Description
A computed fold for a 98-nucleotide RNA from a sheep gut metagenome, annotated as THF (Tetrahydrofolate) riboswitch aptamer. The coordinates come from a structure-prediction model, not an experiment, and the mean pLDDT is 76. Its Rfam family is "THF (Tetrahydrofolate) riboswitch aptamer". The family has 101 seed sequences and 747 matches in Rfam 15.1.
[in-house]
């Protein structure tokens, strides 16, 4: 001194179980306050997750024994799994190969 490898964890597609459809969740903005981030150490204006607040806002339909339940839609819904694909912001050190 040239080349490489690896992780958490996002992403799309497929699915099983669920919740909502009597609007909560999901998205967006704001303030607080927490977590992760290749094997180590640092660690951002990135990235997730809480809990307020603010705007904005939807998809039903049929059927039965009908204050209730089934189907079959719908929701940037939850969570499992599965498949593709991205992939340590950056710093220094290691760690393979020459």
């Nucleotide at each position: 001194g040239c080349a490489g490898a690896g992780u958490a964890g996002g992403a799309u597609u497929c699915u099983g179980u669920g919740c909502g459809u009597u609007a909560a969740g999901u998205g967006u903005c704001c303030g607080c306050g927490g977590g992760a981030c290749g094997g180590a150490g640092a660690g951002u204006u990135g990235u997730c997750c809480g809990c307020g607040g603010a705007a904005c806002g939807a998809a039903a339909a049929g059927c039965g024994u009908u204050u209730c339940g089934c189907u079959u839609g719908c929701g940037a819904u939850a969570c499992g799994g599965a498949u593709u694909u991205c992939g340590c912001a950056u710093c220094u050190c290691g760690c393979u190969g020459c």